[in-house]
RNA sequence: UCCGAUAAAGGCACACCCGGGGAAACCCGGGGCCGCAAAGUCACGGGCCUAACCCCUCUGGGCCAUGGCCGCCGGGCUGCCGAAG
Numbered sequence: 001u002c003c004g005a006u007a008a009a010g011g012c013a014c015a016c017c018c019g020g021g022g023a024a025a026c027c028c029g030g031g032g033c034c035g036c037a038a039a040g041u042c043a044c045g046g047g048c049c050u051a052a053c054c055c056c057u058c059u060g061g062g063c064c065a066u067g068g069c070c071g072c073c074g075g076g077c078u079g080c081c082g083a084a085g
Stems, first nucleotide, its partner, number of pairs: 002085001003082002011036002016031006034071001040077003044074003047069003054062003
């Protein structure tokens, strides 16, 4: 360095609930704990989610991220420990 143990010390926090933000996806805080060796971080590539703004023949219709997801995959950067190999 690769690697990832019925190791040790810890860490994070799915769903769901409450409060808040947002058009929504989703995010923030608190609770919660399914799981995670990067479930730390970055929207770089792929993918997925929402459909506001905008436009129009306007109780609607059209368009589609510039919005979002890193706990979807890949990648970049960083990181605790040290069994077997």